The prediction has a mean pLDDT of 87. The part of an RNA shown here (small-subunit ribosomal RNA, central domain) has 350 nucleotides and comes from a groundwater metagenome. The RNAcentral record of the full RNA draws on SILVA. Its Rfam family is "Bacterial small subunit ribosomal RNA".

Context: one part of a larger RNA
RNA sequence: UUGGGCGUAAAGGGCGCGUAGGGGGUUUCAUGCGUCUCUUGUUAAAUCCCGAGGCUUAACUUCGGGGCUGCAAGGGAUACGAUGAGACUAGAGGACGUUAGAGGCAAGUGGAACGCACGGUGUAGGGGUGAAAUCCGUUGAUAUCGUGCGGAACACCAAAGGCGAAGGCAUCUUGCUGGGACGUUCCUGACCCUGAGGCGCGAAAGCGUGGGUAGCGAAUGGGAUUAGAUACCCCAGUAGUCCACGCCGUAAACGAUGUUCACUGGCUGUCUCGAGUAUCGACCCUCGGGGUGGCGAAGCUAACGCGUUAAGUGAACCGCCUGGGAAGUACGGCCGCAAGGCUAAAACUC
Numbered sequence: 001u002u003g004g005g006c007g008u009a010a011a012g013g014g015c016g017c018g019u020a021g022g023g024g025g026u027u028u029c030a031u032g033c034g035u036c037u038c039u040u041g042u043u044a045a046a047u048c049c050c051g052a053g054g055c056u057u058a059a060c061u062u063c064g065g066g067g068c069u070g071c072a073a074g075g076g077a078u079a080c081g082a083u084g085a086g087a088c089u090a091g092a093g094g095a096c097g098u099u100a101g102a103g104g105c106a107a108g109u110g111g112a113a114c115g116c117a118c119g120g121u122g123u124a125g126g127g128g129u130g131a132a133a134u135c136c137g138u139u140g141a142u143a144u145c146g147u148g149c150g151g152a153a154c155a156c157c158a159a160a161g162g163c164g165a166a167g168g169c170a171u172c173u174u175g176c177u178g179g180g181a182c183g184u185u186c187c188u189g190a191c192c193c194u195g196a197g198g199c200g201c202g203a204a205a206g207c208g209u210g211g212g213u214a215g216c217g218a219a220u221g222g223g224a225u226u227a228g229a230u231a232c233c234c235c236a237g238u239a240g241u242c243c244a245c246g247c248c249g250u251a252a253a254c255g256a257u258g259u260u261c262a263c264u265g266g267c268u269g270u271c272u273c274g275a276g277u278a279u280c281g282a283c284c285c286u287c288g289g290g291g292u293g294g295c296g297a298a299g300c301u302a303a304c305g306c307g308u309u310a311a312g313u314g315a316a317c318c319g320c321c322u323g324g325g326a327a328g329u330a331c332g333g334c335c336g337c338a339a340g341g342c343u344a345a346a347a348c349u350c
């Protein structure tokens, strides 16, 4: 390479948009490019196959026939693919109506807790631990009441719940704004799927400039513990955590499961939309759609398990794997302020 694979053994890109490319619904006509068929020419000889012959046989070899792989020309077929022209509505999109939601951005807002400041009451302790000590406190702490200021996070509701492509999103209000679901079957008429490159988004930590800093808290200092204790525990505490703008581009970025479509028994919970039924109305009940969970037929799986939200059965496209270590390293290149990221070996060794 062929092949076989990718939930947990090596292997799904962190996620989206989308270029080239690859793939693509129903139907009519045309062309006859691919495709199929026939004929002719060519495809040197040898080699290969069949038949006959020559060396005693065979190998070897001679003759005749055939084949081989294409190429070209001509005739024919038109199902499928392609191309051109036309039509359709089951894919896709739009319109209208209804609707759920921590989806995003901005501004404002509330209460609890915490800390600080000031004031009142009050007096000798408080705090902390396994036990202590460092630490705070008679310049009045801890406790308690009042007033003010400050920053950060939003208890209960809360859920197997909701929304988002992923990362992620939660006090409340307003403004701006993205996406989805259902119903009508009105419009467009294949406009679709995937997507190498590319572009954008992307937790935390980290970086740059400026601000902010209540609590927490790497580093650091001190107290303990211990043989030691560069730790675990305690007292402090800087960066950071927060905001604005700009970088970084990683993760157990996980469902460790790429995206899209079709098909294949069910039972049960929940969120949401609709129809029917019921009703004064709201429930209840039945059915249909879209999500999100549990259990399970068939089937799959090495097993665990998965099982209409597939890891079942198929189709399309992309990414990735190919023994362990060396190594996600070196070198080179690209990116970055840096930290580093992306791409990515070999010698050697088992």
Base pairs, nucleotide, nucleotide: 003322004321005320006319007304008303012318014201015200016199017198021194022193023192025088026087027086028085029084030083031082033081034080035077036076037075038074039073040072041071042070048066049065050064051063052062053061054060091191092188093187094186095184096183097182098181099180103177104176105175106174107173108172110154114150115149116148117147118146119145120144121143125136126135162169163168206247207246208245209244210243211242215241216240220236221235222234223233258317259316260315261314262313263312266295267294268293269292270291271290272289273288274287275286276285299306300305323350324349325348332343333342334341335340